[in-house]
RNA sequence: GCCGUGGUAGCUCAGGGGUAGAGCACAAAUCUGAAAAAUUUGGGGUCGCCAGUUCGAAUCUGGCCCACGGCA
Numbered sequence: 001g002c003c004g005u006g007g008u009a010g011c012u013c014a015g016g017g018g019u020a021g022a023g024c025a026c027a028a029a030u031c032u033g034a035a036a037a038a039u040u041u042g043g044g045g046u047c048g049c050c051a052g053u054u055c056g057a058a059u060c061u062g063g064c065c066c067a068c069g070g071c072a
Stems, first nucleotide, its partner, number of pairs: 001071007010024004018055001026042005048064005
């Protein structure tokens, strides 16, 4: 340099045009003498960045950045 895969919550990941989700973590409540565990509820996201297409983009297209793998 070229090709491929990936980038979404604090972490691990789903979702592949029509309201952004799960588990863990975190907070509160219940429970306890107090904790832990358990149960319930809740907070937390410019979906890597910039453009394009579209009535509508996390999702499709182009460019760029980053990580990993392959070729040279």